Bacterial RNase P class A from Erythrobacter sp. SD-21, 397 nucleotides, folded computationally. It was read from a public genome assembly, where an Rfam model found it. The coordinates come from a structure-prediction model, not an experiment, and the mean pLDDT is 77. The organism belongs to Erythrobacter, within Bacteria. Its Rfam family is "Bacterial RNase P class A". Rfam classes the family as a ribozyme. Rfam's curators write: Ribonuclease P (RNase P) is a ubiquitous endoribonuclease, found in archaea, bacteria and eukarya as well as chloroplasts and mitochondria.
RNA sequence: CCAGGGGGCCGGGCAGCCGCGUGAUUUCGAUUGCGAGGAAAGUCCGGGCUCCACGAAACAAGGGUGGCGGGUAACGCCCGCCGUGGGCAACCACAGGGAAAGUGCCACAGAGAGCAUACCGCCGAUGGCCCGUUCACGGGAUCAGGCAAGGGUGAAAGGGUGCGGUAAGAGCGCACCGGGGCUUCGGUAACGCGGUCCGCAUGGCAAACCCCACCCGGAGCAAGGCCGAAUAGGGGCGGCGCGCUGGCAACAGCAGGUGCGUUUCGCAUCGACCGCCCGGGUUGGCUGCUCGAGCCCUGGAGCAAUCCAGGGCCCAGACGAAUGGCUGCCGCCGCGCGGCUGGUGUGGAAGCAUACCGCGUGCGGAACAGAACCCGGCUUACAGGCCCCCUGGCACU
Numbered sequence: 001c002c003a004g005g006g007g008g009c010c011g012g013g014c015a016g017c018c019g020c021g022u023g024a025u026u027u028c029g030a031u032u033g034c035g036a037g038g039a040a041a042g043u044c045c046g047g048g049c050u051c052c053a054c055g056a057a058a059c060a061a062g063g064g065u066g067g068c069g070g071g072u073a074a075c076g077c078c079c080g081c082c083g084u085g086g087g088c089a090a091c092c093a094c095a096g097g098g099a100a101a102g103u104g105c106c107a108c109a110g111a112g113a114g115c116a117u118a119c120c121g122c123c124g125a126u127g128g129c130c131c132g133u134u135c136a137c138g139g140g141a142u143c144a145g146g147c148a149a150g151g152g153u154g155a156a157a158g159g160g161u162g163c164g165g166u167a168a169g170a171g172c173g174c175a176c177c178g179g180g181g182c183u184u185c186g187g188u189a190a191c192g193c194g195g196u197c198c199g200c201a202u203g204g205c206a207a208a209c210c211c212c213a214c215c216c217g218g219a220g221c222a223a224g225g226c227c228g229a230a231u232a233g234g235g236g237c238g239g240c241g242c243g244c245u246g247g248c249a250a251c252a253g254c255a256g257g258u259g260c261g262u263u264u265c266g267c268a269u270c271g272a273c274c275g276c277c278c279g280g281g282u283u284g285g286c287u288g289c290u291c292g293a294g295c296c297c298u299g300g301a302g303c304a305a306u307c308c309a310g311g312g313c314c315c316a317g318a319c320g321a322a323u324g325g326c327u328g329c330c331g332c333c334g335c336g337c338g339g340c341u342g343g344u345g346u347g348g349a350a351g352c353a354u355a356c357c358g359c360g361u362g363c364g365g366a367a368c369a370g371a372a373c374c375c376g377g378c379u380u381a382c383a384g385g386c387c388c389c390c391u392g393g394c395a396c397u
Base pairs, nucleotide, nucleotide: 001393002392003391004390005389006388007387008386009385010384012330013329014328015327016326017325018324020035021034022033023032024031025030037368041379042378044377045376046375047374048373049220050219051218052217062216063215064214065213066212067081068080069079070078071077082096083094084093085092086091097211098210102209103208104205105204106203119151120150121147122146123145126144127143129140130139131138132137159177160176161175162174163173164172178200179198180197181196182195183194185192186191224287225286226285227284234278235277236276237275238274239273243254244253245252246251256270257269258268259267260266261265294313295312296311297310298309299308300307301306332365333364334363335362336361337360338359340358342357343356344355345354346353347352
């Protein structure tokens, strides 16, 4: 210098003027403190808090998680490690328990896809056939038959490579690799290294049912608590006694409660309205509400995640929902222009010309987004820019 891998960070700065939300002080004039994010987002996971349900525990149902160890309030998060796969490497990916408990599925293609198969092919040992014959042999074809090496299909065809072996072949035999069982040693463990046995048909899929282990009660700040009108309902007591139907109305008819009288029955009486008290609800107000698994610095433990100790700090609480606007200077990006005695490269004999950088100047631009009870994560979005570590290659010293 080129190509690549991993991680961290910034997200304009300062000043003036005007304004907004909220707290404090106030002589009520004002003064003063604080005021968005790394994701405040998606609402996906975990918790705090609140209410509801419920003896505890266990089981069932449903849902989730899934190598091992650690961290944490907890997690499906994070750290470290292991295994498998990819990459020359730095490093990356993994939904990473169980497939000889069971059930199910494996499209298309293909002869055969799960108690394997024989399309092309190979063979002609064995039996039969044909020919020759030196008749205990040789040759030919491949009917029966043998084989699974090679070809072909497929995501996948019952370990791989090589040598031997054979009629041809085949773990048929052997060596190495792979796999499985047992086991020494190492490791907390996942697992690793080695030894030994087994020639080793029994594949894949469990984000198919299922089995195993572990975890989970539900709803959410519109949770929940307090205050609570006007008006209109409800209930009780008292005063009081005006019901229903028809009718404009007067009125008529009818029903019920209570009391009195000897039953059928008769008579009397009640409802409206007013006053006081109680209770529920709508609109609304207050609260929950922001000091918290908080932030910063230093030291220590640990490979790390993280934890411990000391010191310092207070950092939005809106609800028709504040956190903004204008101006100036500086910084950043893009485009243009200018000249210089600036720098580097190219062309030229040279004056010089030209490209880029620097300098000056003009114009324009500046992402994603935006608290709403609070935290820990994950995921997604993001103009432009900065820093650190590592790998491979080339060149030079």